Context: one part of a larger RNA
Parts: sequence; C1' cells; structure tokens
RNA sequence: UCACGGUUAAGGAACUCGGCAAAAUGCCCCCGUAACUUCGGGAGAAGGGGGACCACCCUGGUGAGCAGCCUGUGCGGUUGUGAGCUGGUGGUGGUCGCAGAGACCAGGGGGAAGCGACUGUUUACUAAAAACACAGGUCCGUGCGAAGUCGUAAGACGAUGUAUACGGACUGACUCCUGCCCGGUGCCGGAAGGUUAAGAGGACCUGUUAGGGCUUUGGCUCGAAGCGGAGAAUUUAAGCCCCGGUAAACGGCGGUGGUAACUAUAACCAUCCUAAGGUAGCGAAAUUCCUUGUCGGGUAAGUUCCGACCUGCACGAAUGGAGUAACGACUUCCCCGCUGUCUCAACCGUGAACUCG
Repeated sequence: UCACGGUUAAGGAACUCGGCAAAAUGCCCCCGUAACUUCGGGAGAAGGGGGACCACCCUGGUGAGCAGCCUGUGCGGUUGUGAGCUGGUGGUGGUCGCAGAGACCAGGGGGAAGCGACUGUUUACUAAAAACACAGGUCCGUGCGAAGUCGUAAGACGAUGUAUACGGACUGACUCCUGCCCGGUGCCGGAAGGUUAAGAGGACCUGUUAGGGCUUUGGCUCGAAGCGGAGAAUUUAAGCCCCGGUAAACGGCGGUGGUAACUAUAACCAUCCUAAGGUAGCGAAAUUCCUUGUCGGGUAAGUUCCGACCUGCACGAAUGGAGUAACGACUUCCCCGCUGUCUCAACCGUGAACUCG
C1' cells in the first nucleotide's frame, strides 16, 4: 500500500451520474391498517405491543386408585371423586442479564410519475428491458383431394380436423373510443370500348428457271408450274388502359389576407390549392429545436421531478388514441428509517506486496 472481515465520537447522503456499496428491517402471536379498486385486491399496507426462566391459578386430554348404585356375578356396567402423565396462543406473582424470535437463519417502508395490463420469454460468453410472447380485438383467405407449407414427383403435414375449423396479417387485458380522404399504390369486382403474343390467315412483292422474244453470239429481257424467301388486311386470351368498390389495406390528413366600441385575440369574411385538409382525446410529452418556455408545488437554493398553460420545430386514434386497479431484479422524482457513501479519517483481525534482518 492492497484484498477480505470488523468497530467507530459528532453529524447523517453533505458522497455520487445515481444511496452504488454498506447499514437498517427480518420469526411467531395480538391490536391496528389509508387513498384507490376490475370489489378479488391494495395488505405482511402503514404503525404499535408481547416473546426467557420459576411458582401458583385457570383450562383441554388421558385417567390409576377409592366410594356409591345396578347386575346375566364377570378381569361386568354406570355415577362421583380424583393421584399421576400431558397440552395451552390463558392469568397473576416472582428471578436474572445491557440485551429473552439473545447465535445461525430471517421483508426496509411510504408517496408520485412514465412504460408495459398481468404469470411468462430473450441477445449460451458485455443488453432481462419499455423488446418478444400473451388472453382479447379486427381484417383477409379457405367448402375439403380446402387454403397454406415441404417435395421434381409419388407423397406428407394441415387433420384421422371441416368455417365455433384451419392458414396469413395487424393490434395487444380491461374501460371509454377508434374521425375525414379511394387522387397515388395494392387488393377485389366488371366486361362495352382501346391496346396486346404465339398461332390461324394469306393479298402484294421476290429468288430460282422449263420455255418465249431480241442479239454485234459476248449476252440482254419476259417468264408458267414446282421448290423457296419475305409478308399486309383479317382473326385471337389474360394483362394493361378503362369503369366501380375497398383504409383495424400501404398510406395521407393545407396556405394567405382581413375583421369586434381600450388593447389583445378572432366566433366571422375573402381567396388559392387539395383525394381530403387532423375530429375526440392528449400535449415542452420515452415526442418541444428555440428551452433551464411561462406559472404553480416541493428545496435556503431544483437544467431533473409533479401539476397546469398550448406558441404541437415535428402528438393523434388497432404503424391504435386516452385512462387504468393489480403486477415489475424496468426508468424517474420525493420522504421516513438507516448507516464510514461522505465531512475525514482512525483502529483491530487475516492474507498479500514492499523494506530491513
């Protein structure tokens, strides 16, 4: 000096990102127990009191012995008394210690807020959570050789199930609710018109040349059939265009100017754009940049916290909105208790390092 264990005057979180760590609480019995609540809870709420040993009393169980009565006279039945043994969370009195759940073991508590309803699950080896799951809700598909999935297939799962079933997607108990937009994208329906493939079709054009014509014998030109090449009109599906529907499908949900008899503000008016311009609720929020917004509370003092306000940079309704009892090794703030976390360090024990011998 370090590690582990222990003690500490006075103070008691002044420490620190943060009470991290430590301390404290801890068992049983009795009394008592709030807001809130889904009436189950909350609750071991909180907060108090008692606890050892000895004696006596009270009381529960068992019940020897003795006495009375009955008697089918038996090691019988029944009534009373009651020693001994044993239980008590009971009462009174007494004894000892600093201390009686005497050691070990063995909840700290309360208030408020956020998130997630809950019990669960998870990054084996840095994350246990507000992430995942969940019961519940909604939508979509599927009529059975189901849809869906695996496989080239046979086949299998789904399911020895049958729409109160199965598959997929989103949301996530419960309560109150879930507004407007179908223009874009997707999906579903429609089939009149436009467009559209191979195929069918074969007009027109063309290669080759039997033959004909002309010729300065070099060749030029016309050209049937056949065999080829190219190929228009016409015909023809889904799809796309088109017409509708659909948002608990993907998604989206405005700007400017003016106006009231103080001022301020604008119920009101005008105008531009849009598919439609954000409804209820909530709001400086796990979302607010400016920002430590402003006001109130708590502190002597509060960038955090709680309650409001609304100017929402950039909340908002199943990418769910707002609440919510209970629950949480979750996150934040406050209080009580408690303490070497600290003021501020000291000492003791064990072990190690180091120095000396």
Predicted 3D model of a 357-nucleotide part of an RNA (large-subunit ribosomal RNA, domain IV) from Nesterenkonia natronophila. Model confidence (mean pLDDT): 87 of 100. Lineage of the source: Bacteria > Bacillati > Actinomycetota > Micrococcaceae > Nesterenkonia. Rfam family: Bacterial large subunit ribosomal RNA.